Background: Model confidence (mean pLDDT): 76 of 100. Two RNAs folded together computationally: RNase P RNA and transfer RNA, 451 nucleotides in total.

RNA sequence: GGAGUCGGCCAGGCAAUCGCCGGGGUGGUUAUCGUUACGAGGCCGCCCCGGAGGAAAGUCCGGGCUCCUUCGGACAGGGCGCCAGGUAACGCCUGGAGGGCGCGAGCCCAUGGAAAGUGCCACAGAAAACAAACCGCCUGGUUCAAGCCUGAGCCCGGUAAGGGUGAAAAGGUGCGGUAAGAGCGCACCGCGCGACUGGUAACAGUUCGCGGCACGGUAAACCCCGCCUGGAGCAAGACCAAAUAGGGGAGCAGGGCUCAAGGCCCGCCGCCGGUCCCGAGCGGGCUCCCGGGUAGGUUGCUAGAGGCGAUCGGCGACGAUCGUCCCAGAUGAAUGGUUGCCAUCGACAGAACCCGGCUUAUUGCCGGCUCCGGUC
RNA sequence: GGGCGAUUAGCUCAGCGGUAGAGCGCUGCACUCACAUUGCAGAGGUCACUGGUUCGAAACCAGUAUCGCCCACCA
Numbered sequence: 001g002g003a004g005u006c007g008g009c010c011a012g013g014c015a016a017u018c019g020c021c022g023g024g025g026u027g028g029u030u031a032u033c034g035u036u037a038c039g040a041g042g043c044c045g046c047c048c049c050g051g052a053g054g055a056a057a058g059u060c061c062g063g064g065c066u067c068c069u070u071c072g073g074a075c076a077g078g079g080c081g082c083c084a085g086g087u088a089a090c091g092c093c094u095g096g097a098g099g100g101c102g103c104g105a106g107c108c109c110a111u112g113g114a115a116a117g118u119g120c121c122a123c124a125g126a127a128a129a130c131a132a133a134c135c136g137c138c139u140g141g142u143u144c145a146a147g148c149c150u151g152a153g154c155c156c157g158g159u160a161a162g163g164g165u166g167a168a169a170a171g172g173u174g175c176g177g178u179a180a181g182a183g184c185g186c187a188c189c190g191c192g193c194g195a196c197u198g199g200u201a202a203c204a205g206u207u208c209g210c211g212g213c214a215c216g217g218u219a220a221a222c223c224c225c226g227c228c229u230g231g232a233g234c235a236a237g238a239c240c241a242a243a244u245a246g247g248g249g250a251g252c253a254g255g256g257c258u259c260a261a262g263g264c265c266c267g268c269c270g271c272c273g274g275u276c277c278c279g280a281g282c283g284g285g286c287u288c289c290c291g292g293g294u295a296g297g298u299u300g301c302u303a304g305a306g307g308c309g310a311u312c313g314g315c316g317a318c319g320a321u322c323g324u325c326c327c328a329g330a331u332g333a334a335u336g337g338u339u340g341c342c343a344u345c346g347a348c349a350g351a352a353c354c355c356g357g358c359u360u361a362u363u364g365c366c367g368g369c370u371c372c373g374g375u376c
Numbered sequence: 377g378g379g380c381g382a383u384u385a386g387c388u389c390a391g392c393g394g395u396a397g398a399g400c401g402c403u404g405c406a407c408u409c410a411c412a413u414u415g416c417a418g419a420g421g422u423c424a425c426u427g428g429u430u431c432g433a434a435a436c437c438a439g440u441a442u443c444g445c446c447c448a449c450c451a
Stems, first nucleotide, its partner, number of pairs: 001372009012342007020051011032040003053348001057359002060357005065233004071279003074275002077229005082096005097111001098109004112224002117222002119218003134163002136159003140155006171189006190213001191211005196205003237299004247290006254266004268284004292450003306325008377447007386400004394431001402418005424440005
């Protein structure tokens, strides 16, 4: 100097002027409400404080909160999937194990089970799973040729080491053995089971023993195993005001006791945002269609699993203690316009109940580490 | 702000992991005085995009883009 990789931080700055939204203070005014005085509310003016993000985005996950009258169980559906931790929780994060990529710093992995079962593996190929003989090799028989070695064809049988097909074809290398071959036998490697050692564990081992060895892949195929799981969502809900048409139609069973009503009993119907399920409990009406009225206001709405700083514990995610701060609450939707200076001449881009993550978009600056080249 | 769905030929749509289909439209030929009808033949496809699973993906999984629909109260 170049290339790469990991982490952190900012999100144009300063000044003036006019204009917005929320909160606080203060002055004036007032036909409204209450009222002894005066207060509340409205209107006008002045001053002070605060006012979009690291992703506010996608709506992919997890919760808080609200409602379903609501509670339990069964089945189903859905989610996750190595081990140990963190967290309110998670499909997130941290550390480790195993596997893969990279010279390296580092990066990636939907990573349980194929010996519970059922599927699928097109085309090619002889054959795609209790799966095989196209070419080839060998013993035997037979025909022809032949001076010898032997050669060519056919049939029965043996074979899966060699060749071909394919993503994948009865573990690999070597030696022996065989008519020719084959874990057929042996050695080593690989694989399976068990013991021992280390580690919380996943797992690992210059360890030991047994076994020729279950004869492929695929579970982001169905499935098995383990763990988790009600449903909707702030346009959820709560309250106030106003107006209109308790209008019209269809379906579903009510019966008994009592003079009658209330009440009681039996039965029926309805009721959990998966179920012709079960139990409890609740209601007396429920369900559907057509049509009508208002589309107004208040609340939910911001003090939190909160931010910042220090110390301690931990490899780390994070936790504990102490101190300190209040940091947007709009609702046709608040930050804008103008001028001047500086500058890294900045991008992606605006909260709408609130948090913890993931993913996507994107500018600049700073630092650590690795590799390559050159110079001293 | 929240919830749900879709994307395949020029258009409308099928397509259940084994290499892309139908109808309409378009082009050419035949038939006709000519057009239409009819018959025959043909062209036209990065399956919205990117990555992953698998031997193999339009389809399965994860993400991105675009388009569309729904969400107030009374009775």

Rfam match: Bacterial RNase P class A. Rfam classes the family as a ribozyme.